The RNA shown here (SAM riboswitch aptamer (S box leader)) has 103 nucleotides and comes from Geobacter sulfurreducens PCA.
It matches the Rfam family "SAM riboswitch aptamer (S box leader)". Rfam links the family to the GO term regulation of gene expression.
Its mean pLDDT, the model's own confidence on a scale to 100, is 81.
RNAcentral records the identical sequence in 2 taxa.
Of the family's consensus pairs, 94% are formed in the model.
[in-house]
RNA sequence: UUCUUAUCAAGAGUGGUGGAGGGAAAGGCCCUGUGAAACCACAGCAACCGGUCCGGUAGCGGACGCCAGGUGCUAAAUCCUGCCCGAAAGGGAGCGAUGAGAG
Repeated sequence: UUCUUAUCAAGAGUGGUGGAGGGAAAGGCCCUGUGAAACCACAGCAACCGGUCCGGUAGCGGACGCCAGGUGCUAAAUCCUGCCCGAAAGGGAGCGAUGAGAG
């Protein structure tokens, strides 16, 4: 980087360095010198992988935090919308993000 697959209205922030951007992209709408991005420290959220336990011969299923070891995440519904169906509400798809697997 490509493909497959699952999930995405829940949840969780302070300090230091830094010094103007950030929210993927376009259009909106927002955040930001009462300090953006990035990095660091500490703290936290969460059950995708892993571990553990339970059921099963097994494939496998379950445990509304059983456990934070590997990732991930900690403004706003994935911030909203774009394409299709629908009068609308809403539904579906796509894009994107994250995990796991494969090339």